The RNA shown here (transfer RNA) has 72 nucleotides and comes from Candidatus Jorgensenbacteria bacterium GW2011_GWA1_48_11. Its mean pLDDT, the model's own confidence on a scale to 100, is 81. It matches the Rfam family "tRNA". The family's RNA type in Rfam is transfer RNA. It was read from a public genome assembly. NCBI's taxonomy places the organism under Bacteria, Bacteria candidate phyla, Candidatus Joergenseniibacteriota.
RNA sequence: GCCCCUAUAGCUCAAUGGAUAGAGCAGUCCCGUCCUAAGGGAAAGAUGAGAGUUCGAUUCUUUCUGGGGGCA
Numbered sequence: 001g002c003c004c005c006u007a008u009a010g011c012u013c014a015a016u017g018g019a020u021a022g023a024g025c026a027g028u029c030c031c032g033u034c035c036u037a038a039g040g041g042a043a044a045g046a047u048g049a050g051a052g053u054u055c056g057a058u059u060c061u062u063u064c065u066g067g068g069g070g071c072a
Base pairs, nucleotide, nucleotide: 001071002070003069004068005067006066007065010025011024012023013022018055028042029041030040031039048064049063050062051061052060
């Protein structure tokens, strides 16, 4: 330098154009207990950035950024 893959919550993963982006773990609050734990309940928390296509984009196109891999 060229090509490919990848980016969703603090972490690990779902969601292949359409209803409010969903779950596990972690964290917070409550119940529970003499205390702690187990267990139960509740709330909060995310689509890397820009542009485009579309009635509608996490999803499709494109540029950039970060990460991984291959070739030279």